[in-house]
Model confidence (mean pLDDT): 83 of 100. The RNA shown here (small-subunit ribosomal RNA) has 1492 nucleotides and comes from an uncultured rumen bacterium. Rfam family: Bacterial small subunit ribosomal RNA.
RNA sequence: AGAGUUUGAUCAUGGCUCAGGAUGAACGCUAGCUACAGGCUUAACACAUGCAAGUCGAGGGGCAGCGAGAAGAAAGCUUGCUUUCUUUGUCGGCGACCGGCGCACGGGUGAGUAACGCGUAUCCAACCUUCCCCUUAGUAGGGCAUAGCCCGUGGAAAUGCGGAUUAAUACCCUAUGUUGUUCAAUGCGGACAUCUAACUUGAACCAAAGGUUUACCGCUAAGGGAUGGGGAUGCGUCUGAUUAGGCAGCAGGCGGGGUAACGGCCCACCUGGCCUACGAUCAGUAGGGGUUCUGAGAGGAAGGUCCCCCACAUUGGAACUGAGACACGGUCCAAACUCCUACGGGAGGCAGCAGUGAGGAAUAUUGGUCAAUGGCCGAGAGGCUGAUCCAGCCAUGCCGCGUGCGGGAAGACGGCCCUAUGGGUUGUAAACCGCUUUUGUUGGGGAGCAAUAAGGUCCACGUGUGGAUCGAUGAGAGUACCCAGCGAAUAAGCAUCGGCUAACUCCGUGCCAGCAGCCGCGGUAAUACGGAGGAUGCAAGCGUUAUCCGGAUUUAUUGGGUUUAAAGGGUGCGUAGGCGGAUGCCUAAGCGUGAGGUGAAAUCCCCGGGCUCAACCUGGGAACUGCCUCGCGAACUGGGUAUCUGGAAUGUCCGUGCCGUGGGAGGAAUGUGUGGUGUAGCGGUGAAAUGCAUAGAGAUCACACAGAACACCGAUUGCGAAGGCAUCUCACGAACGGAUGAUUGACGCUGAGGCACGAAAGCGUGGGGAUCAAACAGGAUUAGAUACCCUGGUAGUCCACGCAGUAAACGAUGAUAACUAACCGCUGGGUAUACGUAUUCAGUGGCCAAGCGAAAGCGAUAAGUUAUCCACCUGGGGAGUACGACCGCAAGGUUGAAACUCAAAGGAAUUGACGGGGGCCCGCACAAGCGGAGGAACAUGUGGUUUAAUUCGAUGAUACGCGAGGAACCUUACCCGGGCUCGAACGGCUGGUGAAGAGAUCCAGAGAUGGUGACGUCCUUCGGGACACCAGUCGAGGUGCUGCAUGGUUGUCGUCAGCUCGUGCCGUGAGGUGUCGGCUCAAGUGCCAUAACGAGCGCAACCCUUGUCGUCAGUUACCAGCAAGUAGCGUUGGGGACUCUGGCGAGACUGCCACCGCAAGGUGAGAGGAAGGGGGGGAUGACGUCAAAUCAGCACGGCCCUUACGUCCGGGGCGACACACGUGUUACAAUGGGGGUUACAGAGGGGCACUACCUGGUGACAGGAUGGGAAUCUCGAAAAGCCCUCUCAGUCCGGAUCGGAGUCUGCAACUCGACUCCGUGAAGCUGGAUUCGCUAGUAAUCGCGCAUCAGCCAUGGCGCGGUGAAUACGUUCCCGGGCCUUGUACACACCGCCCGUCAAGCCAUGAAAGUCUGGGGCGCCUGAAGUUCGUGACCGCAAGGAGCGACCUAGGGCGAAACAGGUAAUUGGGGCUAAGUCGUAACAAGGUAACC
Repeated sequence: AGAGUUUGAUCAUGGCUCAGGAUGAACGCUAGCUACAGGCUUAACACAUGCAAGUCGAGGGGCAGCGAGAAGAAAGCUUGCUUUCUUUGUCGGCGACCGGCGCACGGGUGAGUAACGCGUAUCCAACCUUCCCCUUAGUAGGGCAUAGCCCGUGGAAAUGCGGAUUAAUACCCUAUGUUGUUCAAUGCGGACAUCUAACUUGAACCAAAGGUUUACCGCUAAGGGAUGGGGAUGCGUCUGAUUAGGCAGCAGGCGGGGUAACGGCCCACCUGGCCUACGAUCAGUAGGGGUUCUGAGAGGAAGGUCCCCCACAUUGGAACUGAGACACGGUCCAAACUCCUACGGGAGGCAGCAGUGAGGAAUAUUGGUCAAUGGCCGAGAGGCUGAUCCAGCCAUGCCGCGUGCGGGAAGACGGCCCUAUGGGUUGUAAACCGCUUUUGUUGGGGAGCAAUAAGGUCCACGUGUGGAUCGAUGAGAGUACCCAGCGAAUAAGCAUCGGCUAACUCCGUGCCAGCAGCCGCGGUAAUACGGAGGAUGCAAGCGUUAUCCGGAUUUAUUGGGUUUAAAGGGUGCGUAGGCGGAUGCCUAAGCGUGAGGUGAAAUCCCCGGGCUCAACCUGGGAACUGCCUCGCGAACUGGGUAUCUGGAAUGUCCGUGCCGUGGGAGGAAUGUGUGGUGUAGCGGUGAAAUGCAUAGAGAUCACACAGAACACCGAUUGCGAAGGCAUCUCACGAACGGAUGAUUGACGCUGAGGCACGAAAGCGUGGGGAUCAAACAGGAUUAGAUACCCUGGUAGUCCACGCAGUAAACGAUGAUAACUAACCGCUGGGUAUACGUAUUCAGUGGCCAAGCGAAAGCGAUAAGUUAUCCACCUGGGGAGUACGACCGCAAGGUUGAAACUCAAAGGAAUUGACGGGGGCCCGCACAAGCGGAGGAACAUGUGGUUUAAUUCGAUGAUACGCGAGGAACCUUACCCGGGCUCGAACGGCUGGUGAAGAGAUCCAGAGAUGGUGACGUCCUUCGGGACACCAGUCGAGGUGCUGCAUGGUUGUCGUCAGCUCGUGCCGUGAGGUGUCGGCUCAAGUGCCAUAACGAGCGCAACCCUUGUCGUCAGUUACCAGCAAGUAGCGUUGGGGACUCUGGCGAGACUGCCACCGCAAGGUGAGAGGAAGGGGGGGAUGACGUCAAAUCAGCACGGCCCUUACGUCCGGGGCGACACACGUGUUACAAUGGGGGUUACAGAGGGGCACUACCUGGUGACAGGAUGGGAAUCUCGAAAAGCCCUCUCAGUCCGGAUCGGAGUCUGCAACUCGACUCCGUGAAGCUGGAUUCGCUAGUAAUCGCGCAUCAGCCAUGGCGCGGUGAAUACGUUCCCGGGCCUUGUACACACCGCCCGUCAAGCCAUGAAAGUCUGGGGCGCCUGAAGUUCGUGACCGCAAGGAGCGACCUAGGGCGAAACAGGUAAUUGGGGCUAAGUCGUAACAAGGUAACC
């Protein structure tokens, strides 16, 4: 200090989440020790038991118990001892009692309290203070009771009652009374507005207690101090305005009462105030502070332990005593609860320490001690002290220590992993060797904490103080610590390992089980689940959960924003408030500085010190940022005062405009009415229909009426605060601009509340109503059409008066003021003018510098730089909803949440993709043509169905005569049946047997197979070897799965012109530029231009073939000339001319000409040329797309089968058949069929093959025979052409189907071959919607060859040649593609995204007849205890009291209302959920632009 997460990617906005620290914690797993600290956060719930406050005999009367003494008696007897009993307060002491002091401290808790409760500062001239200290004075004389004890008596008990008697430091009276208190007089001084009050004088009133013993302790009055308290005030102290008004002793006064004291604290009377937007009142929550945690700080959160303050003691009320209480371990009353009871009555209060139950995720021992520190009492010894000090329990936290250290590689065994005869890792880790002993254990020693008290001795003096010295006492504890022995001995876990975030592999699982803080993992190769191995982090702990701060500048004072992300109020006027021009002087509130007081201690920080260190403890310092007081300063702000003119306003003059209000006037158009002319339609639409019209429409002419709106001008124009405002004219009103510089002299700016204005629609009342037109009706469209379109049509639209108060009320941009480059317009004034223009002010536009901005953009009309004020925002949804309140006639408006839910929502820009967006361009894409398909029959493939099986794959284009370029067996993968298991093939090793010959023959069998077994007998160094078979073993085998694990190959976009890179430049960035633009091209082909310059993969070219020529070479090809020969033939000699063959070359490049063009290039029936602008054809397929196809061609990871999912054999199936589709063949005929006759190819093939020729057969073919491993032999044309016939018919078309007879191949043609001949002669007469191919040697048409192959289901595929057209105006439209641009809410990319109702489940929430509960208040009734007051015939000598009454109140009862919460039949919407239903609203012009 940051990181993850919205996107295909980017920047910014914005939320969510994480890493850190902390805790009185809890839970899970684990656990060796010390020290220090901490330990009911919940039920202020209920409590058994014990303890927590007593003490003083030196205050008193006394003597129950204990001890001692004395006296008496008795017993034992060692005759003076012991024991027992009785008496005796005589002594030590002391239960209970009177009295004094204490019990108001200490200890606990945080319920209440939003308050002078707390904190801080100040004040009390308005107060008190036991004990303590100092000072002054005093301590006289008397008296009456009472407890205890005793007697009697009530009651179960608690606890009384009566009588008698008694003491005091208990109580009372009298005296004195310095002083004190009160009153009166005087009145220095202080402060000065009241006031206070020294000194002096007078009057009235009030004291006392003794004790032990000679030294003290006490007592009384007064003053002072100290300590502790009481009171008042300033400032600070949580949330809610969906709480806006509150208050009746309430505010003040006068008088009184009361109090320690002030005060409405209380009371009588008088007045009507007081608090509040700077938040009263009400509601909710809460003890406050020092401090603690976090944070860089500012802040935020917290208030446990420790310290200070407050409050409370079962709940509520009350007083008494006392210096002090309205009292935790006191009293009285009421209430609830618990306990005892003899039912009549009584007792109790752990929020003291332990402990129990309960609650809860959760928090300890019914321990020891007064040794120390402190408290109370006491003269003291001493007593008491659950305060305290210690110990116990708990990893609750923090600190420290340990679980060993060194050596040790065959890098052991085992585990795990891998590319596996081996390697890696665990890992120097272990074993093993050596060493040490903290800890542990055994034994021994052993602290500090202790100071001194009483008292003794000594010293000093001032005779009761100080100093010195001696002097009892240890709970913790035989603990800490020290020494010695033993012995590596007694001691490591937890979490994590996809990213954030350090750390990776295997197995299992298969959207299951599960994980998860966020993003997200898991659907058969999971580093994310579970296990294992390994690793990482921390470590006696480690993780999880909860909470707080941080990160979060995500509430922004430090330190944010508001055009489009959330956010400027619709606009103005203006109140409070905030802010405010220039120059002097004064002041000193703010401000600055110095000093003083305070800011408790502890804590934090710094420097030291003590526990072995540290934590911890401790000394000193600093700090405590605050508050108060005093002094000084005067720049700035404030205040006061004097002045100024620049801001602002006024006056005067000149202008401006769709500015407002009210009148008057006008023409065009529309509709209607009347009349005329006139006839069949009009109107409307994409096309129609509804509608109108022969009862005369529409059209046209004339006249009349009505209402509304104002064409052209008109604009980037003008005016207005905004909404808004447009014919002309009049009146009234307001505003704005300019000029002038006359007047005032800061009069200003903003503006919470408030007031006013405020489009359209809407509402009320009354008018008006031409047009248009929600609703509504009809007609269309449509699957539907409650819409879009059409015909009608009512509210409304218009006017007047009211209401309403909202809009995408927008510049999505609040108002005001100042400053900051240029350039180009428009509007209105002024000045100058040479009439061209220049300049100035105000407004309104464009484009831009700087600057700003996330970018788009803004840019003097700022979104720039500053200042002031207001408004508003803080993730999306829920929701501008609910509830409440206010406003409204209503509709509704304003204000305005929460539960719940999501990890995003949203902005700008980028690259793509897409659009029923645009522009340009191309393609047999359309068009123009030719021929087909779709109808028929058949062939073939597919789907479906069937089947034992009909093996598998391919499925829009890019599957379907496809894999298959040959399914009768084989193939063959499928089915049925029969066999084999080292297996059908191959290799290694071991053993055995034997040459081999996978052994002929025969038998069984469907065959595989089994049996039989003739013949045959290798090499050798004699060990054996080669080979074969058998047995065993290690490797087999699988057309089983996954093409979504893969390689390779292929299809398609597409032979489309694209796809990229380096450097530079631009941009925050994704990215752009280059590659865009203009022209051109088949082409990102080239040229020009150009922040780009170059380059690569593609294009083109290089390659093959074809077309022309040349040259070289001629056999099997050829034959012109020469010669020979033949019936005839290159047949022969020969030739190298030609054709041809096949090598090498030439040729074509817009090179030339003309025109157009800058160029590139284009055009031309141009020239030349075999060929002309790419000559024709082929091969060649960029980056990539489709998880495209193929695991069945092959290869290969993983998974699966192993007497079977392997393998062999026989038979069957792949050939089925109601149907549907694709691709073809043959036809439907005369451009034809049939018969006859007759020419011309190319490219290929050929050895169990092609076959000339001959013979036979109608023929398929057969039997002979010859040539040729082929430019030599052979396979071989057809359509064409000519002649004849058929004459439009289901035919002399067509040939399916079926019958018969054959041929050939083959082991075998039944399922299931082809061909031949004879016969039979089906559908079909040119094919609906729709659709396919083709632009020239092409389509069409004709035949030929080849591969596979025994044969062939070939009409298929691949090639070859013969004959040989038509058409293209053109690019509007369909399809596909390219480039540029535009919109986008798409990016799985339009086969996208996405909205609403309905249906289902779950969740939270609003309303709701009611119903239940709670706290606070109000009214009425009743009213305990108690203070005060009154009374007091009773008691008392009296003082006084009992009793009675009054006031007030806790509590109780009744009542009305408000508030808050729970629950509820039913009901409303909302959210979430896998694939439900209906439609298609939005995003592209989203198919009617969208939205408010």